A computed fold for a 326-nucleotide part of an RNA from Prochlorococcus marinus subsp. pastoris str. CCMP1986, annotated as large-subunit ribosomal RNA, domain IV. The coordinates come from a structure-prediction model, not an experiment, and the mean pLDDT is 88. Its Rfam family is "Bacterial large subunit ribosomal RNA". Its family is annotated with ribosome and structural constituent of ribosome in the Gene Ontology. The source organism's lineage runs through Bacteria, Bacillati, Cyanobacteriota, Cyanophyceae and Prochlorococcus marinus subsp. pastoris.
Context: one part of a larger RNA
């Protein structure tokens, strides 16, 4: 020097992306206990106190004397806590072997097929499965507890629902034209019936597209320019183009803000991170849900209180290796 532990005078996070790792806290008994809440919970909240032994009493619980030690859950094992704040309601799931997570899944919620020889989903088929079920059931789509709620647009695209026109295939077909040839004629050459043949068709012919309507918790969309108020600033108001309609609650520098370390406020001596406002939303917005939200979270984020060798800044030991010799 490495690697696994012990101890460390002052100071305690000044270490670092960050308190990573350490340390600290710890059972069991009394006392005590916030906001906020879905009234269950938060809650072992936080914070105190107490703990051996020996005698008497006592059903116990436990009182009451004594009494030893720095130390009595005497060693080992055995929660650190507290303040906001985002995501996800929650227990659960998951990249076996770099991601446990805000992803998945969830109970609820909606939409939409399916009436049973259901739909659907495997298989060429026989056959199965769904289901020995039977719309309070099954399958798909989409959301994600719970509370308050989910705005406008059917112009395009799905989709369903309509039958009047329009357009249409196979078939079917009146009629035409060619070939073929019985027979006829004006016989080097023409006509030419019936049948078989070839093609060509007026007409007739569904569904489907076109067409009419509905439909947004269907895919998806949800506007520009220019003027105005007795300081200024702004514009409540006006024009004015375009559109199928121009973003409504609610939220908002946000897991979304580019300018941007935006401005204010609060925290710190100091604050590109936090929180809390303003709102100029590059590019938030309402089941690809919108806003809150109690309790959960080996999530993620600032801050505090304890605590300590992260640190200043290193020192000291122990035990394995390593090394030297054998």
């Nucleotide at each position: 020097c490495u690697c696994u532990c012990u101890c460390u005078a002052a100071g305690g996070a000044a270490c670092u992306c960050g308190g990573c790792a350490a340390a600290a806290u710890g059972g069991c008994c009394c006392c005590g206990u916030a906001a906020c809440u879905u009234c269950g919970g938060g809650a072992g909240a936080a914070g105190g106190g107490g703990u051996g032994c020996c005698a008497g009493c006592g059903a116990g619980a436990g009182c009451u004397g004594g009494u030893c030690g720095c130390a009595g859950u005497g060693a080992a094992g055995a929660g650190g806590c507290g303040c906001a704040a985002g995501c996800g309601a929650c227990u659960g799931u998951u990249u076996a072997c770099c991601a446990a997570a805000a992803a998945c899944a969830c109970a609820g919620g909606u939409c939409u097929c399916c009436g049973c020889u259901a739909a659907g989903u495997c298989g060429c088929a026989a056959g199965a499965c769904g289901a020995u079920g039977u719309a309070u059931g099954g399958g798909g789509g989409c959301u994600g507890a719970c509370a308050c709620c989910u705005g406008c647009c059917c112009a395009g695209u799905g989709c369903c629902g309509g039958a009047a026109g329009g357009u249409u295939a196979a078939g079917g077909a009146a009629g035409c034209u060619g070939g073929u040839u019985a027979g006829c004629u004006u016989u080097u050459a023409g006509c030419a019936a019936a049948g078989c043949u070839a093609g060509c068709g007026a007409c007739u012919g569904a569904a489907g597209c076109c067409c009419c309507g509905g439909u947004g918790a269907a895919c998806g969309g949800c506007g520009g320019c220019c003027g105005u108020a007795a300081c200024u600033a702004u514009a409540a108001c006006g024009g004015u183009c375009c559109u199928a309609a121009g973003g409504u609650a609610g939220c908002g520098a946000a897991a979304u803000u580019c300018c941007u370390u935006g401005u204010c406020g609060g925290g710190u001596a100091a604050g590109u991170u936090c929180c809390g406002a303003c709102c100029c939303g590059c590019a938030c917005g309402a089941a690809a849900g919108g806003u809150g939200u109690a309790a959960c979270g080996a999530u993620u984020u600032g801050c505090g209180c304890g605590c300590u060798g992260u640190c200043u800044c290193g020192g000291a030991g122990a035990g394995a290796g390593g090394c030297u010799c054998g």